[in-house]
Molecule: FMN riboswitch aptamer (RFN element)
């Protein structure tokens, strides 16, 4: 360089103002965030993971969003423009942004070390 094994590390953003009101970071107006891996650079394309049900176990289900123009050889990814989404349980009152699970897991990323060709 390649392929195995094993270990170490990394590995999820987000409420600022105003209005209603007994109360609201949860409705209302503006505000703001976008995990991995593939592809022409991705929240919204395809597949994955996180959640929630089921299974003794393996497994098995459920589960969100995007158009139009323009470049280009190619782009639902790039530029214009305009939208749209968001697990549970909690809560004086409905939550992507607050608390809790979670000083946890995970896809998955880098790096050592040892064999191998």
């Nucleotide at each position: 360089a390649u392929a195995a094994u094993u270990c170490u590390u990394u590995g999820g953003g987000g409420a600022a103002a105003g209005g209603u009101g007994c109360a609201a970071g949860u409705c209302c107006u503006u505000a703001u965030c976008g995990g991995c891996a593939g592809u022409a650079u991705a929240g919204u394309c395809u597949g994955c993971g996180a959640g929630c049900c089921u299974u003794u176990u393996u497994u098995g289900g459920c589960a969100g969003a995007u158009a139009c123009g323009g470049u280009u050889a190619a782009a639902u990814u790039c530029c214009g423009u305009a939208a749209c989404c968001g697990a549970c349980g909690g809560u004086u009152a409905u939550a992507g942004u607050c608390c809790g699970g979670a000083u946890g897991g995970a896809a998955a990323a880098a790096g050592a070390a040892u064999u191998u060709u």